[in-house]
Source information: Predicted 3D model of a 74-nucleotide RNA (transfer RNA) from an uncultured Eubacteriales bacterium. It matches the Rfam family "tRNA". It is annotated as a transfer RNA. The sequence was found in a public genome assembly. The coordinates come from a structure-prediction model, not an experiment, and the mean pLDDT is 81.

RNA sequence: CUGGGUGUAGCGCAGUUUGGUAGCGUGCUUGAAUGGGGUUCAAGAGGCCGAGAGUUCAAAUCUCUCCACCCAGA
Numbered sequence: 001c002u003g004g005g006u007g008u009a010g011c012g013c014a015g016u017u018u019g020g021u022a023g024c025g026u027g028c029u030u031g032a033a034u035g036g037g038g039u040u041c042a043a044g045a046g047g048c049c050g051a052g053a054g055u056u057c058a059a060a061u062c063u064c065u066c067c068a069c070c071c072a073g074a
Stems, first nucleotide, its partner, number of pairs: 001073007010026004020057001028044006050066005
């Protein structure tokens, strides 16, 4: 330099196929059970989806540019 992939909650990931409320596990907070811990159960908080722009009634999802990381080639 060229091509491809990844980026979503503190952490690990799904959701993109077919645009239509942003979810799961774990962790965190509160409560209950226990004398306490562990553990189990219930409830709750936490994201404007890497950045920006465009298309659309509507974008995590489609298009373009850029950024970070990974892989392959030269």